Transfer RNA from a Candidatus Dadabacteria bacterium, 73 nucleotides, folded computationally. RNAcentral holds the sequence, with entries from ENA. Its mean pLDDT, the model's own confidence on a scale to 100, is 83. Rfam family: tRNA. From the family's description: Transfer RNA (tRNA) molecules are approximately 80 nucleotides in length.
[in-house]
RNA sequence: GGGCCUAUAGCUCAGUUGGGAGAGCGCAUGACUGGCAGUCAUGAGGUCGGCGGUUCAAGUCCGCCUAGGUCCA
Numbered sequence: 001g002g003g004c005c006u007a008u009a010g011c012u013c014a015g016u017u018g019g020g021a022g023a024g025c026g027c028a029u030g031a032c033u034g035g036c037a038g039u040c041a042u043g044a045g046g047u048c049g050g051c052g053g054u055u056c057a058a059g060u061c062c063g064c065c066u067a068g069g070u071c072c073a
Base pairs, nucleotide, nucleotide: 001072002071003070004069005068006067007066010025011024012023013022019056027043028042029041030040031039032038049065050064051063052062053061
């Protein structure tokens, strides 16, 4: 220098065909218990890596950039 893959909640990750942003763990509150742990219920928490484009509508499609991984030179 070039090819490919990845980037979504604090962490690990789904999101298939463009239209509802989600799960588990963690966190907060409450109930059960004498208390801890544990279980159950409820809740908070996201500019979907950045900038543009396409579209009535983009996490999803296209371009460029950034970071990480991998392969080639």